[in-house]
Transfer RNA from a Bacillota bacterium, 75 nucleotides, folded computationally. It matches the Rfam family "tRNA". Rfam classes the family as a transfer RNA. The same sequence occurs in records of 3 taxa.

This record gives sequence, C1' cells and structure tokens, in this order.
RNA sequence: GCCGGUGUAGCUCAGUGGUAGAGCAGCGCAUUCGUAAUGCGCGGGUCGCGGGUUCAACUCCCAUCACCGGCUCCA
Repeated sequence: GCCGGUGUAGCUCAGUGGUAGAGCAGCGCAUUCGUAAUGCGCGGGUCGCGGGUUCAACUCCCAUCACCGGCUCCA
C1' cells in the first nucleotide's frame, strides 16, 4: 500500500428496509430470622463517526476512524 471481517445497553450477543431486543449485570418488590437462590417488575443504547439512496435505513451505497486477520512492495 491492497483485500476481507468486526463496531448495537455496563458486559456477551441477536436484529439483513417498516418506530431496537435477549441473557447476564444494576435497581425495586415478594419470599427468608438474615444472606444466597428463586419469582415478579423497572430503568438503561437515537446502532463508531459523516454523507447519500428511499415514503421509511442498525440493515443498501460512498467516505472516514478504531480493532482483528490475510497479502504485497521498498528500505
């Protein structure tokens, strides 16, 4: 330098055009003498960033940033 992959909640991940979800973690309540466990409920992300297409974009296109992998050139 070229090619590919990944980036979504605190963490691990799903979501492949129609207003963003799960598990764990956190908080509250119940249960218990108390803790843990268990059950019920609650909060939490405008999807790395910037544009474009579309009635509508996490999703498609372009550019860019970070990380991972592969290839190549020069010294």
NCBI's taxonomy places the organism under Bacteria, Bacillati, Bacillota.